Molecule: FMN riboswitch aptamer (RFN element)
Organism: uncultured Faecalibacterium sp.
């Protein structure tokens, strides 16, 4: 420098409305480490600061927020394997949303060439 870099609502119910409730299903960014959404780190996301450039929006650096795991096998080692059981998931819109829509044809950890 180029190029790549998030999946997932299916069925019933209840209602005037719910892919938002309830029951059942679904899904897991990036680097580490015996192979991780819930170990440790780090991206997005939101806030405030400071600097530019401009004319209120953006960009660049900084700081601060940033969700969840226990149980038993196996081994030399495993909160990552295998059994079981459970848990969590930014903001804005809408009937209250991890999965619809939206800011994003965006950023980005990184990853390859």
């Nucleotide at each position: 420098u180029u190029u790549c870099a998030g999946g997932g609502c299916g069925g019933g119910g209840u209602g005037u409305a719910a892919c938002u409730c309830c029951c059942c299903a679904c899904u897991g960014g990036c680097g580490g480490u015996a192979u991780a959404g819930c170990c440790c780190g780090c991206g997005a996301c939101c806030a405030c600061g400071c600097u530019g450039c401009a004319c209120c929006g953006c960009a660049g650096c900084g700081u601060g927020c940033u969700g969840a795991c226990c149980c038993g096998g196996u081994g030399a080692g495993a909160c990552u394997c295998c059994g079981g059981g459970g848990c969590c998931a930014a903001c804005g819109g809408u009937a209250u949303a991890g999965u619809c829509c939206g800011g994003a044809u965006g950023u980005a950890a990184g990853a390859a060439a």